Two RNAs folded together computationally: RNase P RNA and transfer RNA, 442 nucleotides in total. Model confidence (mean pLDDT): 76 of 100.
RNA sequence: AUCAGAUUUUUCUAUCGCUAUCCGUCAACUGACGGAGGGAGGAAAGUCCGGACAACAAAGAGCAUCAUACUUCCUAACGGGAAGGUAUCAGUGCAGAAAUGCCCUGAUAACAGAAAGUGCCGCAGAAAAUAACCGUCCGCAAGGACAAGGGUGAAAACGUGAGGUAAGAGCUCACGGCUUAUUGUGGUGACACGGUAUGCGGGUAAACCUUAUGAGUUGAAAGACCAAAUAUAUCGGGGGCUUACGGACUGCUCGUCCAAUCCCGAGGGGUAGGUCGAUAAAUUCUGCCGGCAACGGCGGAAGCAGAUAAAUGAUAGAAGUUCGCGAAAGCGAAAACAGAAUCCGGCUUAUAAAUCUGAAAUUUUU
RNA sequence: GCCAUCUUAGCUCAGCAGGUAGAGCAACGCAUUCGUAACGCGUAGGUCUGGAGUUCGAACCUCCAAGAUGGCUCCA
Numbered sequence: 001a002u003c004a005g006a007u008u009u010u011u012c013u014a015u016c017g018c019u020a021u022c023c024g025u026c027a028a029c030u031g032a033c034g035g036a037g038g039g040a041g042g043a044a045a046g047u048c049c050g051g052a053c054a055a056c057a058a059a060g061a062g063c064a065u066c067a068u069a070c071u072u073c074c075u076a077a078c079g080g081g082a083a084g085g086u087a088u089c090a091g092u093g094c095a096g097a098a099a100u101g102c103c104c105u106g107a108u109a110a111c112a113g114a115a116a117g118u119g120c121c122g123c124a125g126a127a128a129a130u131a132a133c134c135g136u137c138c139g140c141a142a143g144g145a146c147a148a149g150g151g152u153g154a155a156a157a158c159g160u161g162a163g164g165u166a167a168g169a170g171c172u173c174a175c176g177g178c179u180u181a182u183u184g185u186g187g188u189g190a191c192a193c194g195g196u197a198u199g200c201g202g203g204u205a206a207a208c209c210u211u212a213u214g215a216g217u218u219g220a221a222a223g224a225c226c227a228a229a230u231a232u233a234u235c236g237g238g239g240g241c242u243u244a245c246g247g248a249c250u251g252c253u254c255g256u257c258c259a260a261u262c263c264c265g266a267g268g269g270g271u272a273g274g275u276c277g278a279u280a281a282a283u284u285c286u287g288c289c290g291g292c293a294a295c296g297g298c299g300g301a302a303g304c305a306g307a308u309a310a311a312u313g314a315u316a317g318a319a320g321u322u323c324g325c326g327a328a329a330g331c332g333a334a335a336a337c338a339g340a341a342u343c344c345g346g347c348u349u350a351u352a353a354a355u356c357u358g359a360a361a362u363u364u365u366u
Numbered sequence: 367g368c369c370a371u372c373u374u375a376g377c378u379c380a381g382c383a384g385g386u387a388g389a390g391c392a393a394c395g396c397a398u399u400c401g402u403a404a405c406g407c408g409u410a411g412g413u414c415u416g417g418a419g420u421u422c423g424a425a426c427c428u429c430c431a432a433g434a435u436g437g438c439u440c441c442a
Stems, first nucleotide, its partner, number of pairs: 002359007010319007018039002021036006041337001045348002048346005053219004060254004065215005070084005085111001086109006093102003112210002117208002119204003133150002135146004158176006177200002180197007223276004232267001234266005246258003269441002283302008321334005367438007376391004385422001393409004415431005
C1' cells in the first nucleotide's frame, strides 16, 4: 500500500429556524403568542423473499402456472439464519509400482433425479452413443476378427498392473473406483464404516420433464367512515326471469352465490376536502439462566418520528478521530453512502474513516 | 407507494426451448451527370445496457445493478 469479510456509523452546549403533539393565555374561529418534552438510517435504497393487516365468498375442488429442492435445528414465517454431512478445488504430508486412497488446513457449492422418458451436443473427428478412419491380426485375394495405440474434441465407451491371445479386449485375475439391490453396526438425521449379489450405462434438468413439498387473488392508490358535488348526455355488446348469457378483483373447467329500469365496455359529468387505517410493537436497552450456535426463557428499565406533497436545517464554540506542518505547545484540513411515507423479519446493493480477522505481494532482519 | 414491459450498428427494428448477429434508412467509396439528387455496384460500422454465474459454448438461461417507457386513486 491492495483485496475480501465482520463491527461501529462522532459527542455536547448556545442562538436562530422548520414540523406535528400537549399545556396555558388572547378571543382570532383552519389563528397568534408563550412554555414543555419529541423529530431519519445502517442501509430509511432495490422492491428480491417472508409475514402482520385489509378487501374480495373467513376463499371451495381439479388442471394449468409459479416457487423451492443434502440433513437437523431456529423462527410468526421465509427462497433467511445456525450447526453438521457430502462433493469439488487449492496447499502440505503419508501409503502405493501405478490407478487411487487417507490425515490436516482453507475456499466454494441453485447440493433431488441423466440407471423413467424425450430433445440437444455447432466446428473438428471414423464415430457424440445401435462407434471403426489410420491401425493390429488371419488370409494369395475376396473377406473376416479386434479396439490396445494414433489423431479430433469441452467430452471418446471403468482405471493401473499382470496373465491370456493370431492380434486383442473386464476376456480372466489382483488392487482400486463407481452403479443398483439387499443387509449389519454407529448416528435424531444427512451420512459413515463394513458384508453379499449385480453390473460398468458420456454430458446437459439456470432444456422439456419426473418426484416431493408449498402457493386463492389483490396490495395502504388495500380498505372503513364523514363531508362536498352531479347528467350516466350519447354509442356499442349481453340479458325477458328454474335454462342460457353476464357478474362476483384468480388462466381454464367445475361447483356455489347474485340481478331483472340489470350487467360489461367506450365516452361524458362531479369532487380534488377531512377522520380512521397509522405507529405499544414478533418494540428498544439491559442483567441472569439454558443452548456449540442461530436463538429461547425469566426479571428490570425506557416511553423513543408520525409528516401528507410531505418537517427533521443553519451558524458559532468545545471535546474526540484521521491526515499535513512542527522538537513541543499549537496551527490548518477532512469525515462517505445516503433522506422515513402502513408496520415488522431477512436478503441484496451503495458506503469515507477507524478497529479486528484472513489472503497475496514487496522490503528488512534472523 | 404498487405493478408490468423494454435496453441489439448513428436511427427504427429482426434474431430466443443456446452453436461465433442481420434488414431498412443514414454514412463512406465507385459509377452515372456539365453539376446535384434519385437509380445501380461495393465498403465500413456491434465486446447485443453493465457485472457475476450455469454450460464445452450465452444476445438468448439464472441472479445482481443501472437506465427508459407505460399502467393503477374518490362519487353517482